[in-house]
The RNA shown here (SAM riboswitch aptamer (S box leader)) has 100 nucleotides. Rfam family: SAM riboswitch aptamer (S box leader). About the family: The SAM riboswitch is found upstream of a number of genes which code for proteins involved in methionine or cysteine biosynthesis in Gram-positive bacteria. The prediction has a mean pLDDT of 87.
RNA sequence: UCCUUAUUAAGAGUGGCUGAGGGACAGGCCCUUUGAAGCCCGGCAACCUGUGUUAAGCAAGGUGCUAAUUCCUGCGGAGAAUAUCUCCGAAAAAUAAGGU
Numbered sequence: 001u002c003c004u005u006a007u008u009a010a011g012a013g014u015g016g017c018u019g020a021g022g023g024a025c026a027g028g029c030c031c032u033u034u035g036a037a038g039c040c041c042g043g044c045a046a047c048c049u050g051u052g053u054u055a056a057g058c059a060a061g062g063u064g065c066u067a068a069u070u071c072c073u074g075c076g077g078a079g080a081a082u083a084u085c086u087c088c089g090a091a092a093a094a095u096a097a098g099g100u
Stems, first nucleotide, its partner, number of pairs: 002099007013041001015040003021031003025074004042066003047062002049059003070092001075089006
């Protein structure tokens, strides 16, 4: 880099440093000097891990996460009160574990 499987409606900061961007991509729509991203600390969760009776539960070592449903839509389908709205599935993306 790619492949497979699982999950994605819940949860988590009035902190410190720093100082301009950020929300994957595109279109929207948002967040942001009343402080973005990043780092530290705190927190959440429980995929792997440990324990346990191959269970439930518990712990929290390895990851992960900590605005908005993965912020919404992107492709296909169904329905309705049809410039729109609702729902279902896929694709894409993210994370974990395993493989290559």